[in-house]
């Protein structure tokens, strides 16, 4: 110098004419002030706000969540520092292992149940095709110096090798033995006690077990936690217009508090099926708010202090042109095309997802120079 | 805007986590003078798109994508 991967930050500037929506002033001519986003998307989480007698007590249901510590925060499945195990890659080695680096929806498989196709001899107290053996019975041939030795075969014996499979009942070695085989023994692994380290997840050393205990919990389920429902179409207020009917439920307490029972309230409530309106205001945008400065903190975040006021609808505005700059792409002085993903509807706090280019940070591959 | 579901051949739609079926269309053949109905017989799906769990996903969990449905007041 270019390239890749993962990350944070910006995501076009400026002026001119014509509109649009909200707000303030108005002398009704105008004039003055704002007017999409980092995701405004997705509606996957938490919350504030509102109503559901307080949002209330118990059981049973049902949903979330899940490595340990410690913090941040309204509050979280988020976030921020540290650790701890497991996987993948690299590197380095004394082949016992060590050290980086990404990545992990990372309690529990000795509480109990199901599941584990197909192929295989066998798939969870297994199992024997190929295959090794020929020790031990009996049988047959064969030698023979009559002790016995060879050699078949069938009972047998054995799981080292081969096969099948996603997975074959612990792994390499040495010894062992007819073969073999935790059968013995050494290391590794696995379990159980114990004792050390650590707040703790979980590391470590010793003893003893000869292996019984394979996987799956994004099967059921067990621990441990956490969760009352329902959404600005929550709810309020005012105006207007209509026409009631029928069936069920109820003062022996409905309906509400999503199930049941206590507790509470107290006279309505539910369904069809007709009938009117589909208007105005509040909520509604000052807010866990923006911007700068200073302090705290390893961050996340938090405090001070100083200013600023910044869209709100009708589900409907926030936009066209022109002219320069910028920036990237083609092709020829110089000219032509491009400018991403999008787009607020009750607010925030996160989470995911989509986004041309720019710029930075980390690792990391190429080539030139030194 | 707020709640909810569904996604497999061209169309409707079954199915415990282990081989993707069922009508229906299509296309061929037979049957008929023909033609439709009937027989027999090919054809067409990698299950919305990705990613994850598991030995193995249409099934199970995630994101994202398209489509469907509900929900306004008074009496």
């Nucleotide at each position: 110098a270019g390239g890749g991967u993962a990350g944070g930050u910006c995501g076009g500037a400026u002026g001119g004419u014509c509109g649009c929506c909200c707000c303030g002033a108005u002398g009704c001519g105008u004039c003055g002030g704002g007017g999409a986003g980092g995701a405004a998307a997705g509606u996957c989480c938490g919350g504030a706000c509102u109503c559901c007698a307080c949002a209330g007590g118990g059981c049973a249901a049902g949903g979330g969540c899940g490595c340990c510590c410690c913090g941040a925060u309204a509050a979280c499945a988020u976030c921020g520092g540290g650790g701890g195990c497991g996987u993948u890659c690299c590197g380095a080695g004394a082949c016992g292992u060590c050290g980086g680096a990404a990545c992990g929806a990372c309690g529990g498989a000795c509480a109990g149940u199901g599941c584990c196709a197909c192929a295989g001899a066998g798939a969870a107290c297994a199992g024997a095709c190929c295959g090794c053996c020929g020790a031990c019975g009996u049988c047959c041939c064969g030698a023979g110096u009559c002790a016995u030795c060879g050699g078949g075969a069938c009972g047998g014996g054995c799981a080292a090798g081969g096969g099948u499979g996603a997975a074959a009942c612990g792994g390499u070695g040495c010894g062992g033995u007819a073969a073999g085989a935790g059968c013995g023994c050494a290391c590794c692994g696995c379990g159980u006690c114990g004792c050390u380290g650590g707040u703790a997840a979980c590391a470590g050393c010793g003893a003893c077990g000869g292996c019984a205990c394979g996987g799956u919990a994004a099967a059921c389920c067990c621990c441990g936690c956490c969760c009352g429902g329902a959404g600005c179409a929550a709810g309020g207020u005012c105006a207007g217009a209509u026409a009631g009917a029928a069936g069920g439920c109820g003062u022996u307490g409905a309906c509400g508090c999503g199930g049941c029972c206590c507790g509470c309230c107290g006279a309505g409530c539910c369904u069809u099926c007709g009938g009117g309106u589909a208007g105005a205001c509040c909520g509604c945008u000052u807010g866990a708010g923006g911007u700068g400065c200073c302090g705290a903190g390893c961050a996340a975040u938090c405090g001070g202090c100083a200013u600023c006021c910044c869209a709100g609808a009708g589900a409907g505005a926030u936009g066209a042109c022109c002219a320069u700059c910028g920036u990237c792409c083609c092709g020829u002085u110089c000219g032509g095309g491009a400018u991403a993903c999008a787009g607020a509807a009750u607010c925030c706090g996160g989470c995911u997802u989509a986004c041309a280019g720019a710029c930075u940070u980390a690792c990391u591959c190429u080539u030139c120079u030194g | 805007c707020a709640g909810g579901g569904u996604g497999a051949g061209g169309u409707g739609u079954a199915a415990c986590g282990g081989g993707u079926g069922c009508a229906u269309g299509c296309g061929g053949g037979u049957c008929u003078u023909g033609g439709g109905a009937g027989c027999c017989u090919g054809u067409g799906g990698c299950a919305g798109u990705g990613g994850g769990u598991u030995c193995a996903a249409u099934u199970c969990c995630c994101a994202c994508c398209a489509c469907c449905c509900u929900g306004a007041c008074c009496a």